[in-house]
RNA sequence: GACUUAUCCAGACGACCUGAGGGGCCUGGCCCGGUGAUGGUCGGGCAACCGGCGCAGCAGCGCACGGUGCCAAUGCCAGGUUCGAUGAGGA
Repeated sequence: GACUUAUCCAGACGACCUGAGGGGCCUGGCCCGGUGAUGGUCGGGCAACCGGCGCAGCAGCGCACGGUGCCAAUGCCAGGUUCGAUGAGGA
């Protein structure tokens, strides 16, 4: 990394550095933001996709040890988008 597949109306913040934008892209809205957006680091947490452990005849259930992921608003809303994000597999 093309592609395949599952999920996306639940849940979860503090500090330090940075310093003005951000909410995937387009359009129209509407929100968040110097009472600190964004990005980075540390700590904490949420969750249970994969591995692991346990209970089960199966389906499944539990734990949260490991690998991710996530911690404003329904993927913020509507229309459009061979769309976006995450897990697992992956010539």
Molecule: SAM riboswitch aptamer (S box leader)
Organism: Actinomycetota bacterium